[in-house]
The prediction has a mean pLDDT of 81.
The RNA shown here (transfer RNA) has 72 nucleotides and comes from a Candidatus Gottesmanbacteria bacterium.
Lineage of the source: Bacteria > Bacteria candidate phyla > Candidatus Gottesmaniibacteriota.
RNA sequence: GGUCGGUUAGCUCAGCGGUAGAGCGCUGCAUUCACAUUGCAGAUGUCGAGGGUUCAAAUCCCCCACCGACCA
Numbered sequence: 001g002g003u004c005g006g007u008u009a010g011c012u013c014a015g016c017g018g019u020a021g022a023g024c025g026c027u028g029c030a031u032u033c034a035c036a037u038u039g040c041a042g043a044u045g046u047c048g049a050g051g052g053u054u055c056a057a058a059u060c061c062c063c064c065a066c067c068g069a070c071c072a
Base pairs, nucleotide, nucleotide: 001071002070003069004068005067006066007065010024011023012022013021018055026042027041028040029039030038048064050062051061052060
C1' cells in the first nucleotide's frame, strides 16, 4: 500500500428501512440475624465522526478514524 471483517447500554453480543433489545452487571424493595440465592420493580444508549439517499436510516451509499485478519 491492497482486500476483507468489526465499532450498538458498564461488559459480551442481537438487531438485514418503520418504537433500540437480550444475558450478565448496577439500583431499590421483599426474603435472611447477616451475606448469598430467589422473586418483584427500575435506571442506563449523540447506535465510532461527518456527509448523502429516503416520507422514514443502527440498517443502504460515500468518506474519515480506530481495532483485527489476510496479501504485498

Rfam family: tRNA. It is annotated as a transfer RNA.